[in-house]
Molecule: c-di-GMP-I riboswitch aptamer
Organism: Candidatus Bipolaricaulota bacterium
RNA sequence: UCCUGAAAAGGGCAUUCCUUCCACAAGGGAGGCACGCAAAGCUGCGGGUCCACCCACCAUGGGCCGCCGAGCUGCCGGG
Repeated sequence: UCCUGAAAAGGGCAUUCCUUCCACAAGGGAGGCACGCAAAGCUGCGGGUCCACCCACCAUGGGCCGCCGAGCUGCCGGG
C1' cells in the first nucleotide's frame, strides 16, 4: 500500500421512543434509553425516496448518508 475479517482487545456511533428547542413541513439540534452498525466517520456527487408548492403532473426549493452506489479518511486482526 492492497485485499479481507469483525473472533479477541481497546473503543466508537446510536434506531425507535421520551423531554426540550428550531422549521410551514420533510426533518434537524441538545439530553436520556439502546434496535442495530466493521465505517451507522465525512461529502447531497449519482440513483432512489420524503416535504413544501400544485386539482394533478412537471418544474423549482428544501430534507433523508442508519435506502443503494460513488468519493475521501480511519482502530485492531489475518493474508